[in-house]
Molecule: transfer RNA
Organism: Pseudomonadota bacterium
RNA sequence: GGGAGCGUCGUUCAAUGGCAGGACACCGGUCUCCAAAACCGGCAAUCUAGGUUCAAGUCCUAGCGCUCCCG
Numbered sequence: 001g002g003g004a005g006c007g008u009c010g011u012u013c014a015a016u017g018g019c020a021g022g023a024c025a026c027c028g029g030u031c032u033c034c035a036a037a038a039c040c041g042g043c044a045a046u047c048u049a050g051g052u053u054c055a056a057g058u059c060c061u062a063g064c065g066c067u068c069c070c071g
Base pairs, nucleotide, nucleotide: 001070002069003068004067005066006065007064010024011023012022013021018054026042027041028040029039030038047063048062049061050060051059
């Protein structure tokens, strides 16, 4: 220099263009003499800026970041 893939709660992984969900973690509760475990509930996210669309996590463009391949 050229090419490809990825970017979503604190972490990890989902999500036919149509209400962003699960697990772990965290917080509260039940239980217990106390704690752990178990059970119930809660909190929390789409990398940035544009475009297309009635509607974008998803499609398009340009950036930014990470990873890989070629040179």